Description: A computed fold for an 89-nucleotide RNA, annotated as c-di-GMP-I riboswitch aptamer. Its mean pLDDT, the model's own confidence on a scale to 100, is 83.
Parts: sequence; C1' cells; structure tokens
RNA sequence: CUUCGAAAAGGGCAAACCCGACCGAAAGGCGGGGACGCAAAGUCACUGGUCUAAAGAGCUUUCCGCUCCACGACCGAGGGAUUGCCGAG
Repeated sequence: CUUCGAAAAGGGCAAACCCGACCGAAAGGCGGGGACGCAAAGUCACUGGUCUAAAGAGCUUUCCGCUCCACGACCGAGGGAUUGCCGAG
C1' cells in the first nucleotide's frame, strides 16, 4: 500500500418496542430505558428511494375541504465520496 473479517482483546453503535408534565404544523427529532442486528449501522446527503406539506400556488362564491409543491425530514435498501480501531494474509 492492498485484500479480507476466521479466531482474539479493548471498545463502539443501537432496530422493534416502552416512557417523557421536551422540540416541531407534520414527517420527524431529542432525552431515558431496551437490544434485533452492525467492521464503517462513522461522516457527507452526491445518486437513488421514502415520508410530511407549514409557508406559497391552484380549485372551491365563501367556509370546510381538495390538489400541487421542500426551502422540512428519514435512509439499518443499493451505489458514490471521504475518514478510521483491532487483527490476519
């Protein structure tokens, strides 16, 4: 430098679900518990996918309501970029 994760050590993360007299219009987030899993289940949110629809626009005589829309989010489907622990070849 590169490939790999069988064994080992010390660690790390944390799905579902439960609680919150926290944030948010919502999606969702955050905190506590929890542990199915994970060698990048670290980061970016580029590709791609998914969710929501406040503001805005349109429809509706008006209200109610409906439609569009991300500048809001999520990704623990896949790909990409980048950084990295231990060990083996």